[in-house]
């Protein structure tokens, strides 16, 4: 060069076109003599970019930029 697949919350990743989550981690309380572990309850997001299509887009389309694998 091409082709496929991926990009969402600090990290791992879900998310049939209609209020953006989950585990883990992080804050606080509870629980214990005090630590782990265990409970509640919080924060923490321009869903890579830019078009487009729709009433409506994390989701469908076109580009682009990354990253992984693959051919060459």
């Nucleotide at each position: 060069g091409c082709c496929a697949c991926c990009g969402u919350a600090g990290c791992u990743c879900a998310g049939c076109g209609g209020u953006a989550g989950a585990g883990c981690g992080c804050u606080a309380c509870c629980c214990u003599g005090g630590u782990a572990a265990g409970g509640u309850a919080g924060a923490g997001g321009u869903c890579c970019c830019g078009g487009g299509u729709u009433c409506a887009a994390g989701u469908c389309c076109c580009g682009g930029c990354g990253g992984u694998g693959g051919c060459a």
This is a predicted structure of a 72-nucleotide RNA (transfer RNA) from Candidatus Nanopusillus sp. Its Rfam family is "tRNA". Rfam links the family to the GO term triplet codon-amino acid adaptor activity. Rfam classes the family as a transfer RNA. Taxonomically the source falls in Candidatus Nanopusillus (Archaea, Nanobdellota, Candidatus Nanoarchaeia, Nanoarchaeales). The coordinates come from a structure-prediction model, not an experiment, and the mean pLDDT is 83.